Molecule: transfer RNA
Organism: Cyprinus carpio carpio
C1' cells in the first nucleotide's frame, strides 16, 4: 500500500429510507429489609466514529476522512 468489515448513551445491542432510535446490563428514585441483596415500580442518560452530498425524509445509500479488527502482497 489494495480489498473486506465494524464503529449507535457507561457497557452490550436492535431499528428493510418514512415518528422528538427499541431493548438489555449498569446507575439513580421508591417499594421491600434490622442493614444490604433479590424482586417489582418509575426516572435520567444517544446531537448513531468526523466532514459532506442524494432524497420530501438518511442509523439506513454515495464520496472523502479517523479509529479498531481481518485478509492479500
Nucleotide at each position: 500500500g489494495g480489498c473486506c468489515u465494524a464503529g449507535u448513551g457507561g457497557c452490550c445491542a436492535a431499528a428493510u429510507g418514512g415518528a422528538u432510535a427499541a431493548g438489555g446490563c449498569a446507575u439513580c428514585a421508591g417499594u421491600c429489609u434490622u442493614c444490604g441483596g433479590a424482586g417489582c415500580u418509575g426516572g435520567g442518560g444517544a446531537u448513531u466514529g468526523u466532514g459532506g452530498g442524494u432524497u420530501u425524509g438518511a442509523c439506513c445509500c454515495c464520496c472523502a476522512c479517523c479509529u479498531g479488527g481481518g485478509u492479500c502482497a